[in-house]
RNA sequence: GCCCCCGUAGCUCAGGUGGCAGAGCACCUGCUUCUAAGCAGAAGAUCGCGAGUCCGAGUCUCGCCGGCGGCG
Numbered sequence: 001g002c003c004c005c006c007g008u009a010g011c012u013c014a015g016g017u018g019g020c021a022g023a024g025c026a027c028c029u030g031c032u033u034c035u036a037a038g039c040a041g042a043a044g045a046u047c048g049c050g051a052g053u054c055c056g057a058g059u060c061u062c063g064c065c066g067g068c069g070g071c072g
Stems, first nucleotide, its partner, number of pairs: 001071003005067003010025004019055001028041004048064005
C1' cells in the first nucleotide's frame, strides 16, 4: 500500500427486509436475610466522526478515524 470483518449502555453482545434502540452482567433503590444468595423496581447509549439518499437511517451510499485478521 491492497483486501475482509468489526465500532450500539460501565462490560459482553442483539437489533436479516429502513418505521418507538433491547438483553445479560455490573451500578443504584426497596423487600427479605446474621451475611451471602434471592425477589421487586428504577436509571443508564444524539448507535466512532462527518456528509449523502429518503417522509423517515443503528440499518443503505461515500469519505475519514480506530481495532482484529489476511496479502505484499
Predicted 3D model of a 72-nucleotide RNA (transfer RNA) from a Patescibacteria group bacterium. Its Rfam family is "tRNA". The family's RNA type in Rfam is transfer RNA. Taxonomically the source falls in Bacteria candidate phyla (Bacteria).